[in-house]
Predicted 3D model of a 76-nucleotide RNA (transfer RNA) from a Planctomycetota bacterium. Its mean pLDDT, the model's own confidence on a scale to 100, is 80. It was read from a public genome assembly. It matches the Rfam family "tRNA". Rfam links the family to the GO term triplet codon-amino acid adaptor activity.

RNA sequence: GGCCCCAUCGUCUAGUGGCCUAGGACACAGGAUUUUCAGUCCUGUUACUGGGGUUCGAAUCCCCAUGGGGUCACCA
Numbered sequence: 001g002g003c004c005c006c007a008u009c010g011u012c013u014a015g016u017g018g019c020c021u022a023g024g025a026c027a028c029a030g031g032a033u034u035u036u037c038a039g040u041c042c043u044g045u046u047a048c049u050g051g052g053g054u055u056c057g058a059a060u061c062c063c064c065a066u067g068g069g070g071u072c073a074c075c076a
Base pairs, nucleotide, nucleotide: 001072002071003070004069005068006067007066010026011025012024013023018056028044029043030042031041032040033039049065050064051063052062053061
C1' cells in the first nucleotide's frame, strides 16, 4: 500500500428500516431489610466514533473520514 471485518452505557452485549424518548447482565451510587457484614429487594446513572447521503422514517442501508483487528504484498 491492496482487500476484508469491526466500532452501542464503566465492562460485556441485544439490535437485521417503524414495537428504540435504544433493552439486558455485571459493576457503581442511593434506599429498604439485617445487631453488623454478606445476601436479597427497590430506584437511579450524559452509550449508538465523526461527517454526509438515501428514505415518510436510520443504531440498522450507502459514501467519506477516524480508530482498531485480520490477511496479502512490498521492504533492493